Small-subunit ribosomal RNA, central domain from an uncultured prokaryote, 350 nucleotides, folded computationally.
Context: one part of a larger RNA
RNA sequence: CUGGGCGUAAAGCGCGCGCAGGCGGAUUGGUAAGUCAGAUGUGAAAUCUCGGGGCUCAACCCCGAAACUGCGUCUGAAACUACUAGUCUAGAGUUUUGGAGGGGGAAGUGGAAUUUCGCAUGUAGGGGUAAAAUCCGUAGAGAUGCGAAGGAACACCAGAGGCGAAGGCGACUUCCUGGCCAACAACUGACGCUGAGGCGCGAAAGCGUGGGGAGCAAACAGGAUUAGAUACCCUGGUAGUCCACGCCGUAAACGAUGUGCACUAGAUUUGGGGGGUUUGACCCCCUGCCGUAACGUAGCUAACGCAUUAAGUUCUCCGCCUGGGGAGUACGGUCGCAAGACUAAAACUC
Numbered sequence: 001c002u003g004g005g006c007g008u009a010a011a012g013c014g015c016g017c018g019c020a021g022g023c024g025g026a027u028u029g030g031u032a033a034g035u036c037a038g039a040u041g042u043g044a045a046a047u048c049u050c051g052g053g054g055c056u057c058a059a060c061c062c063c064g065a066a067a068c069u070g071c072g073u074c075u076g077a078a079a080c081u082a083c084u085a086g087u088c089u090a091g092a093g094u095u096u097u098g099g100a101g102g103g104g105g106a107a108g109u110g111g112a113a114u115u116u117c118g119c120a121u122g123u124a125g126g127g128g129u130a131a132a133a134u135c136c137g138u139a140g141a142g143a144u145g146c147g148a149a150g151g152a153a154c155a156c157c158a159g160a161g162g163c164g165a166a167g168g169c170g171a172c173u174u175c176c177u178g179g180c181c182a183a184c185a186a187c188u189g190a191c192g193c194u195g196a197g198g199c200g201c202g203a204a205a206g207c208g209u210g211g212g213g214a215g216c217a218a219a220c221a222g223g224a225u226u227a228g229a230u231a232c233c234c235u236g237g238u239a240g241u242c243c244a245c246g247c248c249g250u251a252a253a254c255g256a257u258g259u260g261c262a263c264u265a266g267a268u269u270u271g272g273g274g275g276g277u278u279u280g281a282c283c284c285c286c287u288g289c290c291g292u293a294a295c296g297u298a299g300c301u302a303a304c305g306c307a308u309u310a311a312g313u314u315c316u317c318c319g320c321c322u323g324g325g326g327a328g329u330a331c332g333g334u335c336g337c338a339a340g341a342c343u344a345a346a347a348c349u350c
Base pairs, nucleotide, nucleotide: 004321005320006319007304008303012318014201015200016199017198021194022193023192025088026087027086028085029084030083031082033081034080035077036076037075038074039073040072041071042070049065050064051063052062053061054060091191092188093187094186095185096183097182098181099180103177104176105175106174107173108172109171110154115149116148117147118146119145120144121143125136126135162169163168206247207246208245209244210243211242215241216240220236221235222234223233258317260315262313263312266295272287273286274284275283276282299306300305323350324349325348332343333342334341335340
């Protein structure tokens, strides 16, 4: 390199948008670049192969044929690809009317609880643990009542439920805003899919500047435990957690399963539509479009299992893998304030 692979053995980029590139619906005409056919020129000789021959044989040598799978030119074919001119509507999209939603951003509001503070009642304990102690408390704690401050998170609803490309999103109200679904028509007419580079988003932790700081809590201190205890348990407690702006760019970023299209049994749940009922609850029927959860046939799989949301049957494009260790390391480069990230070996060794 080919072949073979990528749920769990090595292997799907964390996710999206998208330039180039690759691939691409139906139909008619044209062209003839790819493609195919015929002819012709060339493809030196030697070599290789085949048929003969010559050295006693062989190697070797000689003769002939074939071959040289290629390239050029001419003539022709027009199914497919391509190009070109037109047409179409099944892909894609637009308009209209509805629908659900913790999708995103900003501003404002609310109650419960924790903590602290003030006042009051009140007296000796409280707290904590397996048991204790450190700790708090007669300078009046804890408990109870009233009031105040401040920060963070939004109990119940809550669900195998919803939304989002992923990360993720949960009190309420308003404003701004993205996507999705359904129905009925109308319109555009292939406008599509994927996507190396590139660009954007991207949990937590961490970093910079300025705020904020109730609770929690790395580090740290003390008390226990223990042979020791740089831990697990307890009392405290600083960064941080929160906000604004700017970085970082990583996760078991997981469905460990790239994306898009097509095809292939079902039964159940949810949603939508229709009907019965005065209405509702409720019941029945139809549909199977969109999303979602569990089960299961064929098929697949090394097995586990997957199974119309495929890991089945095919196609398109991209990414990635190639024994273990060394190593996701060194060196170099790019990025970053740093931490580090990305790219990425070899010697050696089994």
Its mean pLDDT, the model's own confidence on a scale to 100, is 84.